[in-house]
Context: one part of a larger RNA
RNA sequence: CUGGAGGUAGAUUGUCGCGUAGGUGGUUAUUUUACUCAGAUGUGACUGCCCCGGGCUUAGCCUGACGAACUGCAUCUGAUACUGGACUGACUUUAGUACGGGAGAGGGGACUGGAAUUCCUGGUGUAGCGGUGAAAUGCGCAGAGAUCUGGAGGAAUACCGAUGGCGAAGGCAGCUCCCUGGCAUCAUACUGACACUGAGGUGCGAAAGCGUGGGUAGCAAACAGGAUUAGAUACCCUGGUAGUCCACGCCGUAAACGAUGUCUACCAGUCGUAGGGUCCCUUAAAGACUUAUUGACGCAGUUUACGCCAUAAGUAGCCCGCCUGGGGAAGUCGGCCGCCAGGUUUAAACUU
Numbered sequence: 001c002u003g004g005a006g007g008u009a010g011a012u013u014g015u016c017g018c019g020u021a022g023g024u025g026g027u028u029a030u031u032u033u034a035c036u037c038a039g040a041u042g043u044g045a046c047u048g049c050c051c052c053g054g055g056c057u058u059a060g061c062c063u064g065a066c067g068a069a070c071u072g073c074a075u076c077u078g079a080u081a082c083u084g085g086a087c088u089g090a091c092u093u094u095a096g097u098a099c100g101g102g103a104g105a106g107g108g109g110a111c112u113g114g115a116a117u118u119c120c121u122g123g124u125g126u127a128g129c130g131g132u133g134a135a136a137u138g139c140g141c142a143g144a145g146a147u148c149u150g151g152a153g154g155a156a157u158a159c160c161g162a163u164g165g166c167g168a169a170g171g172c173a174g175c176u177c178c179c180u181g182g183c184a185u186c187a188u189a190c191u192g193a194c195a196c197u198g199a200g201g202u203g204c205g206a207a208a209g210c211g212u213g214g215g216u217a218g219c220a221a222a223c224a225g226g227a228u229u230a231g232a233u234a235c236c237c238u239g240g241u242a243g244u245c246c247a248c249g250c251c252g253u254a255a256a257c258g259a260u261g262u263c264u265a266c267c268a269g270u271c272g273u274a275g276g277g278u279c280c281c282u283u284a285a286a287g288a289c290u291u292a293u294u295g296a297c298g299c300a301g302u303u304u305a306c307g308c309c310a311u312a313a314g315u316a317g318c319c320c321g322c323c324u325g326g327g328g329a330a331g332u333c334g335g336c337c338g339c340c341a342g343g344u345u346u347a348a349a350c351u352u
Stems, first nucleotide, its partner, number of pairs: 004323001007306002014204002017202002022197003026091004030086003034083001036079008050067001052064004095191004100185001102183001106180005112174001113157001118152003122148003128139002165172002209250006218244002223239004261319001263317004269297004275291005301308002325352003334345004
C1' cells in the first nucleotide's frame, strides 16, 4: 500500500458536551486551469525480457551503430465534464436564528412536609424480650419488651410509578420558590452552506477509595463474641468502627452494556406507548392524518448460527477509534498523571 473484520469468536475509546489541525462536503452562474484528459518535442545508460538477424555441426551461450519496450520525468500546445482555487455573484432543500403555545425525577441553590427507625424525658405496667433450622452470645427487677404523651437528631422520600419521562454518558424521584441547559412541535419570517467527522486538546464521568473540616439515625467492610462444622479466618445470630451524609479538593476506573462509534440518505406491513400539531363530530369519549419518542412482532434483505429487521446487525456514503492464535501480560522498563491507592501508554525473551 492492498484486502478482511469488530452484538455473542480478537476488536467501538465510559461519554463526545466544547472542539483545533486534518479528511469529507448541497444547488447554480462566471472565471482560472492546479488536478484530470489529449497531442507534440526531448529524455528514459549498459545489461536483461520480447521481436528480427548472425556465430559456435544443434542447444544452452555469445553477438548486432537492429528493432521494440521502458506504461516514467521535463517542457510546450490544446480541451474544460468532474475535483480544486477566486478579497466573484446568486439560490434554499443542509444547518442555524426569531415569534407562539408545550411536555419533562435535566442541572444548581434555598426553604419546608409527613410516615418510619433509633435515642432521651415522663405515665401505665410486670417478667421476660430478642434471635434461630435449633440455640446461644446480647438486653431486662438499677424495671426491659409492650403501650401512651412530649422531645432530639440524621438519612431516605411509600402510594402515584409505568418494556413512563428527562439527560451526551455517568445518572436523575416528597412539596414549594429562585437561577439555568437542552428537546419536540406549528405556521410564517430571517441568515444563506454557516455543514459532518474529529488525531492531539479540554470538560463531564457510578461505586469504592484519598485529603481537610463537619455530621452520624439506620445500615455496615474491618473487628469482637455466639453458633454451625472434622475445621469454619465463611454462610446464620448479637454487637460494631471506617464508610455511607454535607462542604471543598483529588482519584478517573466498572459486565461505564444495546457487550452494537458519530452523522446522512434510502428500503413491505401490523399492533401498542407517551409529547406536540391538523382534521372530523363537537358535549365528552372515540376516530383519521402527521411529526419526533419508546416497545412488541414481522416481509425483503442479512447472519456460521442465535438473531437483527426503518431505534438494522438491511442497502450505500464521509470521518474517527480498534483487531490480527493461546500463554507470558491481573504486564517489565521508560514516559506522563496522582497525596496515597493506583491509573494511562506498552514491549520482549521464553513457551505452546